The part of an RNA shown here (large-subunit ribosomal RNA, domain III) has 393 nucleotides and comes from Periweissella cryptocerci. The full RNA is in RNAcentral, with records from Rfam. Its mean pLDDT, the model's own confidence on a scale to 100, is 81. It matches the Rfam family "Bacterial large subunit ribosomal RNA". The source organism's lineage runs through Bacteria, Bacillota, Lactobacillales, Lactobacillaceae and Periweissella.
Context: one part of a larger RNA
Parts: sequence; C1' cells; structure tokens
RNA sequence: GAGUAGCGAAAGACAGGUGAGAAUCCUGUCCACCGAAUGACUAAGGUUUCCUGGGGAAGGCUCGUCCUCCCAGGGUUAGUCGGGACCUAAGGCGAGGGCCGAGAGGCGUAGUCGAUGGAUAACAGGUUGAUAUUCCUGUAACCAGGUGUAUUUGUUUGAACAAUGGAGGGACGCAGAAGGAUAAUGAAUGCGCACUGCUGGAUAUGUGCGUUUAAAUCGUAAGUCUUGAUAAGAGUCAAAUGCUUUUAUCUUCAAGGACAAGCGAUGAUGAGGACCGAAAUUUAAGUAGGGAAGUUCAUGAUUUCACGCUGCCGAGAAAAGCUUCUAGUUAGAAUACAUUUGCCCGUACCGCAAACCGACACAGGUAGUCGAGGAGAGAAUCCUAAGGUGUGC
Repeated sequence: GAGUAGCGAAAGACAGGUGAGAAUCCUGUCCACCGAAUGACUAAGGUUUCCUGGGGAAGGCUCGUCCUCCCAGGGUUAGUCGGGACCUAAGGCGAGGGCCGAGAGGCGUAGUCGAUGGAUAACAGGUUGAUAUUCCUGUAACCAGGUGUAUUUGUUUGAACAAUGGAGGGACGCAGAAGGAUAAUGAAUGCGCACUGCUGGAUAUGUGCGUUUAAAUCGUAAGUCUUGAUAAGAGUCAAAUGCUUUUAUCUUCAAGGACAAGCGAUGAUGAGGACCGAAAUUUAAGUAGGGAAGUUCAUGAUUUCACGCUGCCGAGAAAAGCUUCUAGUUAGAAUACAUUUGCCCGUACCGCAAACCGACACAGGUAGUCGAGGAGAGAAUCCUAAGGUGUGC
C1' cells in the first nucleotide's frame, strides 16, 4: 500500500438453556429452501473422518461454550450378502521344452493367472450411543457334509457312482409392436381409531390418520417354445443305450415334454400397526408397556413373463457348474426323521461430497440402483410428501 480488496452462488426471526464470554453451540416455536434431489442405497476412491466423554493453543476466511480440529475411551460379529477354496474373456505370466537374438532379452506351446461376464443355498421383524440379510426372535427356510434310527433296495441275476474322454446345454445383436401379470398410486356414504375448534357456521354424506405383511413349501396358472416313435447303416481317436446324420415305416398340427411371470393356501392365534401411554424424575420418556381396522373398486408401469414374437443388417463371447453316455470303480445306496458340523478376507463412516479427483471446508468433475402426490405427453416445469437443509460473517 491499507484497516483497502475480499470473507466463495442461497433466509432467517424469536424465546429458553449452557457458559467467564453467545448473531454463530443446544432445545423449542414460527418462517424459508430442495424434493429425477440438496432424499434413500451402493461401486470406485478415501482410511477411522463413525460413536461417547472431555478440550479450545493452532486449523475453521467472523465468532465459537461448537467441529470432519486436539486428547482419551469405544465401535465393523455371516454356511446363505460381496470376494476366495468354481469357470473362463480381453490381456498378463510362461516349463532346465520350442523359435529368434552376440548378449541382455523378445515371441510363444503345454500350463497358469485374470471380472467389468457365467455359476452359486434366507427371509420378515426387533434391537445399539456406534453393526446388522452378520446379533436376537420367528419360520410349513434352504444348501453341502458327518452320525444314529426306521423302511426300501443291492452285493457277479451288479445297486450306486462315474471321467481330465464323447455329446447336449450354458449361449447371448439391435429396433418395434401387441398381450398377460405385478409393483406402485388413487378413491370409497367400506372398515377402524381420535377430534368437534382462538372469527359467522360446522354431530354430518364432517376433519385427520390408518387400512401392511417376506423367504420357503404345497397347489394352480396367462402364456411361450417344440412334431414324435420304431428299425437299420455310417460317424463320434477306445466304447456307448448318448449325440450327429442317412434311409425306411408309422404318427400328427394333437398328445406329451421343456420353460415360465403371477395367483391361492400355509407361513400368520405370528410380526408390524394409527393411536394410547407408565413408574422414576437428579436420571436418554413419547421410553417400558398396551394396541383397532385390515375390504372393494379404479388407474397402472421405464418392472416381469421375455430378446418370447415380428422386422432388420453391422449377423451379434468363452469356459465351468448342470444333464446325458459309456470307459471304468466295486458294496453299499436311496428316502424319512432326529442330531451335529460349516474355513479365510471384507462389513464402521463419507460416497454429486466439507470425508473422492481438483494445492482450499473450492459455484468444477465423479459409474450404477430406487425415485411418491396435484397439474402435465413427460424423469420438462411450478407447488408439495417421505426425507433432508437454512451453505461458517
């Protein structure tokens, strides 16, 4: 320079409390803002920032009794969620083997690793200051093993299992249209509970709130797809009753089979539930506890049946689990009930943000899921619900 610029998009006001000290902390009442988000979940990333008690030097663009700051203590509970003990893609590594290279090394076979994909058994409610599909409660939960009991069946008249082998399947694009169903929402002179008013009226066809329930098991089912059977031959590195294919005969547009959302019953004499509501008060009380109704109709998805159908050209992963077939193994096996076992890692918190990436408590950036009502074509826009917030002068 200069007590100058600035104090980083935005609404606070009042009362009470705490305290040495309050515009800024806490509580309450109004007011205001977001509401395809400024709500809820979650990936990446962060790595204790989470919760409780205490503190106020510094950090906080003012203040500060407050904090994502400092100190201390506490907090993350899994057979089923995600990852591993399963599979493979791009890609990586790569055998005392191979090719190339003067060498270092490069490429690459067998093999091995590698999710952003495939496969894979649990739901509802409650609970903490901080975790919950993990703890607790309930369940006509489930999966894979072990053991016991019972029944059935089998041991050369071979049950059952079964390849590192043969097959099937997994197994796949985009656009469009029609239909089934549900979620969700709304309405009701349905049902239940509460209320009857600080201004003229308001016991009625008034006002407000609620009207919810899973997995699993059994039954049922809109629909979608599909010709099937027998015999013989050939192929499938060995074999096959399997699969592929050829021929012949018969059979059809059906039967049968496969796949299927949903619905009903049970689950549930349970849970939750508007609402009511203690004792104790120096106490974490709207806590413990109690607890009504639970129907009908309408609208109706971007969800699901299902890439199922139709159309199109750019012609749209692999492998394992799974099913089947033998080669093979050889004495047990199956079902029901009871009982028992179930490893390692992650799990706090933020997550369109003051906790991530931007030197900052930065008007920027950040994958995915849910996403209500009135008006509306709409996830636009305006106003609101649930929920959140009032952006640190």